[in-house]
RNA sequence: GGAUUCAUCGUUCAGUGGCAGGAUAUUCGGCUCCAGACCGGAAGACGAGAGUUCAAUUCUCUCUGAGUCCA
Repeated sequence: GGAUUCAUCGUUCAGUGGCAGGAUAUUCGGCUCCAGACCGGAAGACGAGAGUUCAAUUCUCUCUGAGUCCA
C1' cells in the first nucleotide's frame, strides 16, 4: 500500500428494516443475628457523519478504532 471482518448497557453475547433482549456487574427490597448464596424489582447501550426509505442498530458511502490475510 491492497483485500477482508468487526464496532450494541460498566463487561460479555444475541438481534439485522417497524418492539433493542439475555448473562454478569451496579443498585433497592426479601431471606439471614450479620455477610455470602438464593428469590423478586429498578436503572443502564446501537462508534461518528451523510445517503436510501413512510420508517435505519439493520441497507449504501465516508471517516475513526480494532482484528486477520497478501505484498
The prediction has a mean pLDDT of 84. This is a predicted structure of a 71-nucleotide RNA (transfer RNA) from a Nanobdellota archaeon. Rfam family: tRNA. From the family's description: Transfer RNA (tRNA) molecules are approximately 80 nucleotides in length. Taxonomically the source falls in Nanobdellota (Archaea, Nanobdellati).